[in-house]
């Protein structure tokens, strides 16, 4: 000096964990009135039988905020592993020259 391998550093691709966000799923809460149902009482119509509208209450929900852990998506980083590639430096081996 050349070749090979490894280390260090960086990069390509893949994947996992962690953190935040969003979505799906699920649970309950949730409308004095401008949601639905049922509508006591009372009101109205009617000679009557009945009927009409319908407050409170109750039930079920919408928007909404919250809980849950499962799934999905994307973002983040001196995060882990594998993979592709790379100049210099370091280590080892072989060869050549001196």
């Nucleotide at each position: 000096g050349g070749c090979c391998a490894g280390g260090c550093c960086c990069u390509u691709g893949g994947u996992g964990a962690c953190g935040g966000c969003g979505a799906g799923c699920u649970c309950g809460c949730g409308a004095a009135c401008c949601c639905g149902g049922u509508c006591a009482g009372g009101a109205c119509u009617g000679g009557a039988a009945a009927g009409u509208a319908g407050c409170a209450g109750c039930c079920g929900u919408a928007a909404g905020a919250g809980g849950g852990u499962c799934u999905c998506g994307g973002c983040g980083g001196g995060u882990g592993c594998c993979u592709c590639g790379g100049a210099a430096c370091c280590u080892g081996g072989c060869c050549c020259a001196c």

Predicted 3D model of a 98-nucleotide RNA (Bacterial small signal recognition particle RNA) from a Candidatus Krumholzibacteriia bacterium.
NCBI's taxonomy places the organism under Bacteria, Candidatus Krumholzibacteriota, Candidatus Krumholzibacteriia.
The coordinates come from a structure-prediction model, not an experiment, and the mean pLDDT is 79.
The sequence is in RNAcentral, with records from ENA.
A source record names the gene ffs.
It matches the Rfam family "Bacterial small signal recognition particle RNA". Its Rfam clan is "SRP clan".